[in-house]
Context: one part of a larger RNA
RNA sequence: GCCGGGGAGUUUAUUGCUAUGGCAAGCCUAAGGAUGUAAAGUCCGUAAGCGCAGGGAAACCGAUACGCGCGCAACUCCGCAAGGAGCGAGGCGCAAGGUCUGAAAAUGCCUGGAGUCAUAGCGAUACAUACUAGAAACCAGACGAUCUAGCCCUGGGCAGGGCGAAGCUAGGCGAAAGCCUAGUGGAGGCUCGAAAGGGUUCUGACGUGCAAUUCGUUCCCCAGACCUGGGGCUAGGGGCUAAAGACCAAUCUAGUCUGGUGAUAGCUAGUUCCUUCCGAAGUGGGCCUGAGCCCAGUCCUGAGCGAGGCAGCUGGUGGGGUAGAGCACUGAUUGGGAAACAAGGAUUCGAAAGAGUCCACUUUCCUUUCAAACUACGAAUCCACCCGCACUUAAGACCUCAGGAGACGGGUUAGUGGGGGUAAGCUCCACGACCGAGAGGGGGACAACCCAGACUAAGGUUAAGGUCCCCAAAUGCUGGCUAAAUGUCAAACCAAAGAGCGUCGUCAGCCUCAGACAGCGGGGAGGUAAGCUCAGAAGCAGCUAUCCUUUAAAGAAAGCGUAACAGCUCACCUGCCGAGGCUGACGGUCUCGAAAAUUGACGGGGCUAAGCCAGCUACCGAUACCUUAGAACGCAGCAUUGUCUGCGCUGGUAGGAAGGCGUCCUAGUUGGGCAGAAGCUGGGCUGUGAGGUCCAGUGGACCGAUUAGGAUUGCGGAUCCCGGU
Repeated sequence: GCCGGGGAGUUUAUUGCUAUGGCAAGCCUAAGGAUGUAAAGUCCGUAAGCGCAGGGAAACCGAUACGCGCGCAACUCCGCAAGGAGCGAGGCGCAAGGUCUGAAAAUGCCUGGAGUCAUAGCGAUACAUACUAGAAACCAGACGAUCUAGCCCUGGGCAGGGCGAAGCUAGGCGAAAGCCUAGUGGAGGCUCGAAAGGGUUCUGACGUGCAAUUCGUUCCCCAGACCUGGGGCUAGGGGCUAAAGACCAAUCUAGUCUGGUGAUAGCUAGUUCCUUCCGAAGUGGGCCUGAGCCCAGUCCUGAGCGAGGCAGCUGGUGGGGUAGAGCACUGAUUGGGAAACAAGGAUUCGAAAGAGUCCACUUUCCUUUCAAACUACGAAUCCACCCGCACUUAAGACCUCAGGAGACGGGUUAGUGGGGGUAAGCUCCACGACCGAGAGGGGGACAACCCAGACUAAGGUUAAGGUCCCCAAAUGCUGGCUAAAUGUCAAACCAAAGAGCGUCGUCAGCCUCAGACAGCGGGGAGGUAAGCUCAGAAGCAGCUAUCCUUUAAAGAAAGCGUAACAGCUCACCUGCCGAGGCUGACGGUCUCGAAAAUUGACGGGGCUAAGCCAGCUACCGAUACCUUAGAACGCAGCAUUGUCUGCGCUGGUAGGAAGGCGUCCUAGUUGGGCAGAAGCUGGGCUGUGAGGUCCAGUGGACCGAUUAGGAUUGCGGAUCCCGGU
């Protein structure tokens, strides 16, 4: 892991509501007693309790047995019908009354009789385990120093080397104290290193081990604060500690065992059969509150009332200061003009006084640009009310009351509007939609994007999206564009500024058979080397001027060049040629710009359309829509009360409500069984389902149905428990 068995909302008391039943202005007994088969039941027991009166803090006082109106249902009448009239339980509004406050007025509460007892269901509360399982802990009493820490008593143990302290001896020296030399000697928390003890390195082996700390190697120490046997002492908020919070029996920042104890847990996991109807919330307020709870909102169920309700649209009447716009106001802001200039800054003149100019400042005019906390303006939407339409509602809405919840972590949005932030699959709001709790089709895959809200079955038609193959349907049609495999992506899943004599189109201007544009041929001159400057300056270093003539045309020169000239081109003119050319703006498409880490992404194959733009016609394509048949639920109808007809409706988590299936036991009734019960195996039929029933085999003695009642009543999960494997 699997299989079998076990395994989780229960019991008592009090109480709220609902349902059913008894009695009813009353209801009911409790303890206990009698009778009785140690029973059930019956009878007695009216003490208490609830109700029948309220108001007031209290003292205290103390209510309609219905006076009027509206009016639902029902009933009666009229009407062919639609409908109308009367009456009208319950309901509603007045009126009246009790009481409190008050001088009064007035207000609050109450008043025209329905309760109580029992049973069942659903909740609440309480002591308790309180749906089941689960702590880390806390307290009490015991048991532990055979491990280990320290201490006490009594025993045991430490190969062999090395160094060579004090002391001593001999010799020498010295006046002496003493010194020197050679020996001897054998000290030491000295040294090397076995046994013993330790446990440093390899961060080696092993790492379901030989082992809940071992093995190998290396290492430390080895006459001491040494190692060790036996006996004893210290005990849990205590011991012991050369101190690590170490150790106190594989347990220590408070041992172990038993008990309190099934501690508590706002936390985690689990919580067992079916179907039907409805169906949420992640918001506001409060809380030592943010993993929780309470109230409200939201959901469900039941009841009451009895006619409207308001999510949409048109119109009307009001409200407003947003978007936008604007710059009169409040502020910010560009350039300029004018006036004034006391004080300020710079500068000129002056010996100084002072004067002048400019700037700045102030005022004003023109001009430019802005604002959430600016407005002389000002929408669309929006809000309130009203008429009408639509929708919905006597199949009972709206509203009210009672009972039961869940939830109080929300999320996304090529949706919109905002605050914060560089930004975010960011954060905080508002209004919607969707997911949550929503399946199906499309988007390659993909909670929220597009289409579309799934009762069951079959057939058809479409939506979004598609139609070369994977893969259902056009290798469809018409006209363009693209040559980059650009692209083949609705977006999410990117690509920019900039650049291009790539290419297509539109528009404008200019030139052009009196010959354009390009190319080729020719000319491109004279005054003059213009003047000045300069060593030189001759079109071409620089400065000034930039004329005149001949001309078809030719600059006092656009570029190269020379030291300066020269020289070569250009502008300009002309010949040849023979038809469009040049420039600018805009649009489509394409190219460059374009770099990321394992090989790799148009879904893939592949495609020159099977790409892009515009248009057309077919087809495919969903649980959508239509048709047929059937089922459930809620209702209505009646010449037909039915296997009827008709209408509506049937996604669903938490959750509410309803109806059922099955297991065990009890009682009544009624059945089956050795001519084969239960159980098991296999199969047939049947019910929406839990399930039921039948047959065959096996098995070998009990087992059902129905009506009531009662439960230790349903398992796949809980690192669930026990057993098997």
Large-subunit ribosomal RNA, domain II from Candidatus Bathycorpusculum fermentans, 725 nucleotides, folded computationally. NCBI's taxonomy places the organism under Archaea, Thermoproteati, Bathyarchaeia (SeqCode), Candidatus Bathycorpusculaceae, Candidatus Bathycorpusculum. It was read from a public genome assembly. Rfam family: Archaeal large subunit ribosomal RNA. Its Rfam clan is "LSU clan". The coordinates come from a structure-prediction model, not an experiment, and the mean pLDDT is 82.